[in-house]
RNA sequence: GAGUUUGAUCCUGGCUCAGAAUGAACGUUGGCGGCGUGAUUAGGCAUGCAAGUCGAGCGAGAAGUGUUUGGUGCUUGCAUUGAACACGGAAAGCGGCGAAAGGGAGAGUAACGCGUGGAUAUCUACCCCUGGAUCCGGGAUAGCGGCGGGAAACUGCCGGUAAUACCGGAUAACGUCUCCGGACCAAAGGUGAGAUUCCGUCUGGGGAGGAAUCCGCGUCCUAUUAGCUUGUUGGUGGGGUAAUGGCCUACCAAGGCAAAGAUGGGUACCGGGUGUGAGAGCAUGACCCGGCUCACUGGGACUGAGACACUGCCCAGACACCUACGGGUGGCUGCAGUCGAGGAUCUUCGGCAAUGGGCGCAAGCCUGACCGAGCGACGCCGCGUGCGGGAUGAAGGCUUUCGGGUUGUAAACCGCUGUCAGUGGGGAGGAAAAUCCAGUCAUCCCCCAAUUUUGACCUAUCCGCAGAGGAAGGACGGGCUAAGUUCGUGCCAGCAGCCGCGGUAAGACGAACCGUCCAAACGUUAUUCGGAAUUACUGGGCUUAAAGGGUGCGUAGGCGGCGCAGUCAGUCGGGUGUGAAAUCCCACAGCUCAACUGUGGAAUUGCGCCCGAUACUGCUGUGCUCGAGGAAGACAGAGGGAAGCGGAACUCAUGGUGGAGCGGUGAAAUGCGUUGAUAUCAUGAGGAACACCAGUGGCGAAAGCGGCUUCCUGGGUCUUUUCUGACGCUGAGGCACGAAAGCUAGGGUAGCGAACAGGAUUAGAUACCCUGGUAGUCCUAGCUGUAAACGAUGAGCACUUGAUCGAGGGCUCCUCCAUAGGCUCUCGGUCGGAGCGAAAGUGUUAAGUGCUCCGCCUGGGGAGUAUGGUCGCAAGGCUGAAACUCAAAGGAAUUGACGGGGGCUCACACAAGCGGUGGAGGAUGUGGCUUAAUUCGAGUCUACGCGAAGAACCUUAUCCCAGUCUUGACAUGCACGGAUUAACUCUGUGAAAGCAGAGCCACUCUUUGAGUGAAACGAUCACAGGUGCUGCAUGGCUGUCGUCAGCUCGUGUCGUGAGAUGUCGGGUUAAGUCCCUUAACGAGCGAAACCCUUGUCCUUAGUUGCCAGCGAGUAAUGUCGGGGACUCUAGGGAGACUGCCGGUGUUAAACCGGAGGAAGGUGGGGAUGACGUCAAGUCCUCAUGGCCUUUAUGUCCAGGGCUGCACACGUCCUACAAUGGCGCGCACAAAGGGAAGCGAACCCGCGAGGGCAAGCAAAUCCCUAAAAACGCGCCCCAGUUCGGAUUGCAGGCUGCAACUCGCCUGCAUGAAGCCGGAAUCGCUAGUAAUCGUGGGUCAGCAUACCACGGUGAAUGUGUUCCUGAGCCUUGUACACACCGCCCG
Repeated sequence: GAGUUUGAUCCUGGCUCAGAAUGAACGUUGGCGGCGUGAUUAGGCAUGCAAGUCGAGCGAGAAGUGUUUGGUGCUUGCAUUGAACACGGAAAGCGGCGAAAGGGAGAGUAACGCGUGGAUAUCUACCCCUGGAUCCGGGAUAGCGGCGGGAAACUGCCGGUAAUACCGGAUAACGUCUCCGGACCAAAGGUGAGAUUCCGUCUGGGGAGGAAUCCGCGUCCUAUUAGCUUGUUGGUGGGGUAAUGGCCUACCAAGGCAAAGAUGGGUACCGGGUGUGAGAGCAUGACCCGGCUCACUGGGACUGAGACACUGCCCAGACACCUACGGGUGGCUGCAGUCGAGGAUCUUCGGCAAUGGGCGCAAGCCUGACCGAGCGACGCCGCGUGCGGGAUGAAGGCUUUCGGGUUGUAAACCGCUGUCAGUGGGGAGGAAAAUCCAGUCAUCCCCCAAUUUUGACCUAUCCGCAGAGGAAGGACGGGCUAAGUUCGUGCCAGCAGCCGCGGUAAGACGAACCGUCCAAACGUUAUUCGGAAUUACUGGGCUUAAAGGGUGCGUAGGCGGCGCAGUCAGUCGGGUGUGAAAUCCCACAGCUCAACUGUGGAAUUGCGCCCGAUACUGCUGUGCUCGAGGAAGACAGAGGGAAGCGGAACUCAUGGUGGAGCGGUGAAAUGCGUUGAUAUCAUGAGGAACACCAGUGGCGAAAGCGGCUUCCUGGGUCUUUUCUGACGCUGAGGCACGAAAGCUAGGGUAGCGAACAGGAUUAGAUACCCUGGUAGUCCUAGCUGUAAACGAUGAGCACUUGAUCGAGGGCUCCUCCAUAGGCUCUCGGUCGGAGCGAAAGUGUUAAGUGCUCCGCCUGGGGAGUAUGGUCGCAAGGCUGAAACUCAAAGGAAUUGACGGGGGCUCACACAAGCGGUGGAGGAUGUGGCUUAAUUCGAGUCUACGCGAAGAACCUUAUCCCAGUCUUGACAUGCACGGAUUAACUCUGUGAAAGCAGAGCCACUCUUUGAGUGAAACGAUCACAGGUGCUGCAUGGCUGUCGUCAGCUCGUGUCGUGAGAUGUCGGGUUAAGUCCCUUAACGAGCGAAACCCUUGUCCUUAGUUGCCAGCGAGUAAUGUCGGGGACUCUAGGGAGACUGCCGGUGUUAAACCGGAGGAAGGUGGGGAUGACGUCAAGUCCUCAUGGCCUUUAUGUCCAGGGCUGCACACGUCCUACAAUGGCGCGCACAAAGGGAAGCGAACCCGCGAGGGCAAGCAAAUCCCUAAAAACGCGCCCCAGUUCGGAUUGCAGGCUGCAACUCGCCUGCAUGAAGCCGGAAUCGCUAGUAAUCGUGGGUCAGCAUACCACGGUGAAUGUGUUCCUGAGCCUUGUACACACCGCCCG
């Protein structure tokens, strides 16, 4: 820096990621080289090696060699054997030096162990410098020889021997001790012909290096470890040590350490450094260097200069091995190696050539130190796997919108080069010497010159050869995070660091292609630091996010007013010593570069010492008064404690009056009451609490404190400025106080009242409500010690604009007094500026700005739980975790949604009415049931007379049963055939479809013949087809909220931001309609208007419409001539705008009333449907992605089904009758339709209808009769002259065909039903209701649907309620949004 809490926002806060690193491990892959690096169980170890050396210290001296000599065999110069001498030197021994170094490991250790800086009471072999000395003697003992023991290891006795082994004597200071008189202390020789001289030895002094001891400071976690200590702390005498010291001992004293953490527990080697980090830090202590410690475990000393000793000794133990069972032996945390353990870490290699060490005069010997090699991509670094050209952009792959794109100059192909590896050959370097010889006065050192010799291992580099030939992978591709497409899969398989992907179109799983990043590696895991300011010293916080202790007093501690003087500890400056080397950094240099290495520098921020400064802090001394305290005078107050008193109310008791209820609730009941309640009066008793005053008034540290009086008592304020002279602030532990409830003991008990009992409520009701009621509430003495003990805000001091209210004092102006006013000190509130704050807010009573001190916090849950400790009589309090689990938990604010929250408003929403539904019969749709099938869709409103404006066949569908066809019923294209297969006619079969077969036939031309072709046919390949799936992949269309008044934008402004403002507020409207106000000003989509229709008038035009006047004619009729007046038709206009008047209102918008007018405030009706919501409906109107099917889910066809019926629901029709039914008579519409049509008149039929047929493509003809109404008559309240279902018979019409399954007519039949439970629907005027008419669909079929007119009401002028909606506001832990969330 990013991701992740939310619908979005800001904040808090955790989790996660990107970086660097590693002694790493694992997975996949793997060409070369350089430099580094490589054991977890301090678990056990086979085997080999890792410390020896000196013969110039000593005795003895094997093998062997040489010389001389003797013997034997004799091939007379060979072999063998003996002796002497010389050389030689093995093995062992004595002696010296070394073995205490080097090498390994980190078990222990929280310590003077380490680091750093000092100190001294000390020692020191070998080395260096410098003095002195090196004389005389002695006795042993290994080895060896002999005799033994034992399995072995080993060991006993006797004899004899050497020394640079051991001992005595002498000498004795510049040594040591000292009482200052003195006393004491050594030695070894060797080499050599030859030693004062070389190598040694002894004794002093000094040095270097090493070792030892002591001290200041620094050095992990834990208080759920608070007290520890008897040699402990100190002293004296003594002992001991190289040396100080309780190091040890005797005696004396009683000390010592500890909250600045003793003691205990846990963990751990420490440092230089290393990793990370901007730094401060944090983590770490592999390799290399310094120190410490350890060596199977524990203990001990010996030797020695040095050890309490890795490959020495003794004892004990565990383990292992040998054994003759008696007894012995061993110690890889040296180098290799092995077992075990583990995720995991190498060769039983070469060499002393180099560097270094031990011994030696030296040659030299020894050296698993070391130098090298081997194994491991374990790390860092370097190199390579080719380079240039090359577009028909090849093939193949992937993808595609089918055009292409991409892989990709990549390959092929052409040209070139030769690093690395391979092979052959040359080849520098790591080597410097030591030694020997000679020179030098020299048996010395040093120097110079010369000769001979020394490489385990490694190869730099050069030359030649061949040939692009032998050399690329890993992870990732949703975001963080660079890089995407297709297919497969279908909450499966799987992925995942966090968020999260996967439920049929997955850029997240698996694969392919492509791409990205690194590259001999790449990823993963683990760990550390970083990011994390997420422990905050640098550099955080605590009102509400985690976090102020309930309050005070006060100990330690921390901090502290104004001067002067001194000191110089802190502080500051300078110098100096130290701060090892390596590392880091800089410069230069060496390997071809780099890693790596060398040289020099810088740095090492630290500590010590010296000198200096003196402002501040500290310390010492001496002053001051403003902080603090005291004094005097005055004042306010529910501050505290004790005692006494008072009235109201309540309950109880007694008595009186009274007589049926009282009480209680939403409504009741339990309860009380005729044994007299409630009510009321009087008297008495009792306990508790103190109305009004009373107030964001007062007092107190907080808890808390309220009738009145008295006594005792704490604190505060003001004034005076009289006294003291910093006496102050805070406060870990500690102590005290501390509401309510609770506990102990004793009282008290009126009311109230946990528990409990009863009555209600309820699905239940262990509750809310009611009737009772025990502890308790009250008092005294104790305990408890907690609260949302809150201002959720620790205490103190200082500073920083204001306004206003209340309480307590003091001073003061106005001539005096009082009030008002002004000034001032203290206390309590409200509002607000800057600032602060995530915001809300806070704001001189800070949450502002500073200082001082204390307490507390570090994600949520687990959990204030467990455990330990402590307190308590108990209840319980205080202190207070972890495992595990989640990716959040949370704060403030925003927009919505919601609320049995509030306000305002609207709607046939309710109310007021009218008529219905729900009951009956029937029609129709749906569910269910049934069925071979009863095709499919629609499901609250917004499915159910819906898709379907009309299922007998057709329609009609993957509906069922049966039968057919397969390029197909339909479309297009390609290639081919050939001239009758098409059409037409006919035959057979069949239920049809179909199948099989027969006949007939085109055009042109040089007409025995040849050629051509549209359509069709046959046959082939592409393809057609699908009312198959997915409406949750979609377009389009539609429903609904809703014709509700809303939904947004630009600019500006406000806010960190989401957002807000505008759109809020006051009015008004049907309306976000308009007006006013206004940090908003404007605009858009909606509303309105524009459009159609209807209502009035005018004008124009009069045919098929009309007929007033004129004329003609008829039985009669606009029938005819005419006419345009009227009606009407259909073009164009006018008209209505709150325009006018009055009132109300803000001078507004507008509202109310009125005039005029056909119509009045939108005149009525229609069309018109904002942003969006419901994953609403439709893949079966159409279109369409994907999937599925292809002799079938396609196509054709016959029959059946969609009409099936115990039942349930929706929508309708007809009724139940007299406002009616029936019969007769008679009147008045509108809007439509008509040629495969409407069909007059006439005739026939009771009728449906039939026959014949005029007219009409229509203001002309037809459908066409309107019906209710009106007039007259009958019926007389009944299952009827109501009602018409059902059924029988006889007919008619349509149609290929009315059985399943049409409609109509006539006659007969005459069911239920007498107005409909809970519930529920429509409607505010030409509306409801009622009456008929027409049309579409249609061969036929209408109670449905869409239209038309006739007659024509009632009620309401309200908004309490139900339902729905709009605006404002409020709460929210909801946002899939209350059908939410969430608890047990």